This is a predicted complex of two RNAs, RNase P RNA and transfer RNA, with 428 nucleotides together.
The coordinates come from a structure-prediction model, not an experiment, and the mean pLDDT is 76.
Rfam match: Bacterial RNase P class A. The family's RNA type in Rfam is ribozyme.

RNA sequence: CCAGAUGGCUGGACGGCUGCUGUGCUUGCAUAGAGGAAAGUCCGGGCUCCACGGAAAAACGGUGGUGGGUAACGCCCACCGGAGGUGACUCUAGGGAAAGUGCCACAGAAAAUAACCGCUUUCGCUUGCGAGAGUAAGGGUGAAAAGGUGCGGUAAGAGCGCACCGCGCGUGUGGUAACAUUACGCGGCAUAGGUAAACCCCGCCGGGAGCAAGACCAAAUAGGGAUAUCGCGCAUUUGCAGGCGUUUUCCGCGCCAGAUAUCCGGGUAGGUUGCUAGAGGCAGGCAGUAAUGUCUGUCCAAGAUGAAUAGCUGUCUUUUACAGAACCCGGCUUACAGGCCAUCUGGAUUU
RNA sequence: GCACCCGUAGCUCAGCUGGAUAGAGUACUUGACUACGAAUCAAGGGGUCGGGAGUUCGAAUCUUCCCGGGUGCGCCA
Numbered sequence: 001c002c003a004g005a006u007g008g009c010u011g012g013a014c015g016g017c018u019g020c021u022g023u024g025c026u027u028g029c030a031u032a033g034a035g036g037a038a039a040g041u042c043c044g045g046g047c048u049c050c051a052c053g054g055a056a057a058a059a060c061g062g063u064g065g066u067g068g069g070u071a072a073c074g075c076c077c078a079c080c081g082g083a084g085g086u087g088a089c090u091c092u093a094g095g096g097a098a099a100g101u102g103c104c105a106c107a108g109a110a111a112a113u114a115a116c117c118g119c120u121u122u123c124g125c126u127u128g129c130g131a132g133a134g135u136a137a138g139g140g141u142g143a144a145a146a147g148g149u150g151c152g153g154u155a156a157g158a159g160c161g162c163a164c165c166g167c168g169c170g171u172g173u174g175g176u177a178a179c180a181u182u183a184c185g186c187g188g189c190a191u192a193g194g195u196a197a198a199c200c201c202c203g204c205c206g207g208g209a210g211c212a213a214g215a216c217c218a219a220a221u222a223g224g225g226a227u228a229u230c231g232c233g234c235a236u237u238u239g240c241a242g243g244c245g246u247u248u249u250c251c252g253c254g255c256c257a258g259a260u261a262u263c264c265g266g267g268u269a270g271g272u273u274g275c276u277a278g279a280g281g282c283a284g285g286c287a288g289u290a291a292u293g294u295c296u297g298u299c300c301a302a303g304a305u306g307a308a309u310a311g312c313u314g315u316c317u318u319u320u321a322c323a324g325a326a327c328c329c330g331g332c333u334u335a336c337a338g339g340c341c342a343u344c345u346g347g348a349u350u351u
Numbered sequence: 352g353c354a355c356c357c358g359u360a361g362c363u364c365a366g367c368u369g370g371a372u373a374g375a376g377u378a379c380u381u382g383a384c385u386a387c388g389a390a391u392c393a394a395g396g397g398g399u400c401g402g403g404a405g406u407u408c409g410a411a412u413c414u415u416c417c418c419g420g421g422u423g424c425g426c427c428a
Stems, first nucleotide, its partner, number of pairs: 001347010012316007020033006035322001039333002042331005047210004060206005065079005080094001081092004095201002100199002102195003116139002118135008147165006166189001167187005172181003214273004224264007233240003242256005280299008352424007361377004379395005401417005
């Protein structure tokens, strides 16, 4: 210098004029006023209400290597295994296929207790064919074909035997563990093809709804209840009904129905609250590889509700990205012009 | 704020559940029929299956993250 890897920061600054929302008072001044993602609403919590006998069940949903962190998580850190890259480094839904079920197109004999061709052999005869048996070494198909190479062996073959490689199991060793192992021993390897982002099995987690939660104040209209006054269903003088009370039924008894007035309670619109000082930010010390925890000091920084946080302009040579709070936090994911920093890798050149 | 649905040819849809050839109608083009046109008949073209990544031998279909469009929910009866 070129090409790259990883982690992090910033996201215009300082003024002038005119506005908007909140707060304060001396009432016309002072002061505060979007983000790193406020976004997607994908996870986890706080908070609130509802539900709640057994609830540690079933069902349904989620999750899935090990250890740690955290209020919690599907997040983060460290490590293990696997995959990719020359490398820095990156990716990884990574329990179980020997509980059971399903699926594996086309091709191929066969897709899972594999004989199509081939090889070997037995029998038969029409002497180059037919029938049977053995054989997973060779051929061909496929994404995938039943450990690989070599030697021996055999009728031909084959872990059939042996050597090496691979694999599995046990013991030892190291590690908290996942796991590792150039240690020792055992096993011909039935170690049962793949697929669980197919059903399923196993372990763990989860009650439901959400600030349009919830609480308080409280119009008009309609409807509910209580009291008072006036009145009393149908046929017509004695019957027949309806509702309520008399603890179920029958009988009997009592009350009620409509209108007006007054009062009461629920509750809608509307208003107030919930509402922002919090698992908070910054700096430093300590513990820890780290995530993170803890201690000390310091700071207070939107709270709107048809919804403010803006417009114009001057200088900085130029001003530009993605995008805007709506109860609050921790994450994840996605978008993002330009600029900056740190560490590391590969290559080239020069000294 | 919360809950949910859809996206496949120019247009309207099927296929997705249960993975293996992307299809139908209509529209378009060409030919036949006709004096000409319509209708009809025959043939043909036209698809990043909204986009990216992953699982798998294989993805329109399964999983996940986005993009675009749409629907419902406030109180009373």